[in-house]
A computed fold for a 90-nucleotide RNA, annotated as TPP riboswitch aptamer (THI element). The prediction has a mean pLDDT of 78.
Formats: sequence, C1' cells, structure tokens
RNA sequence: AACGGCGGACAGGGGUGCCUUAAUUGGCUGAGAGAUACCCUUUGACCUGAUCUAGUUCGUACUAGCGUAGGGAGUACCGUUUCCUUACGC
Repeated sequence: AACGGCGGACAGGGGUGCCUUAAUUGGCUGAGAGAUACCCUUUGACCUGAUCUAGUUCGUACUAGCGUAGGGAGUACCGUUUCCUUACGC
C1' cells in the first nucleotide's frame, strides 16, 4: 500500500411527528417523538422533491408511486500478500 473478516473503543452524522387538554393533560405509531437515549457511518441512518399523488387511519404513522432520482457522516486496532527502510546473523 492492497484485499478480506469481526467486534467494541474513540470520533462524527440524523430524526423528534399526530390527535386531545386550560396545562407533558391524556393518548397513538415507531428502534427512537429531546433521551446524552435510539439509529447510522458508504452493504449508508437521514434529507431534498413535498404544504406531492393514490390508499389507509380519529389523525399521524404505515403501504405504493416519485426511485436503477439527487444528496449524505471514519479512523486505528485483527489476518494475509506485496514493496521500501532499519537492525542482527552468514
């Protein structure tokens, strides 16, 4: 330097909606609805289009289209091979 596998560490990225109530007041979906928790780090979470279109729902969520769309955050440690340098021996 290249290839391959796994795991945590450290670092970084992301979302936080809907209905109801005088009121996080009570409820719904979800991994997570502001927790230092959850998810994701190119095998990609999530964003744009989008106050989108159709279905469904109390309403979100969800399903399909859009979509072979456009963006989007990493290093070392492990193993093997090759190259260079240094040390030791002959």

The sequence was found by an Rfam model in a public genome assembly. Of the family's consensus pairs, 95% are formed in the model.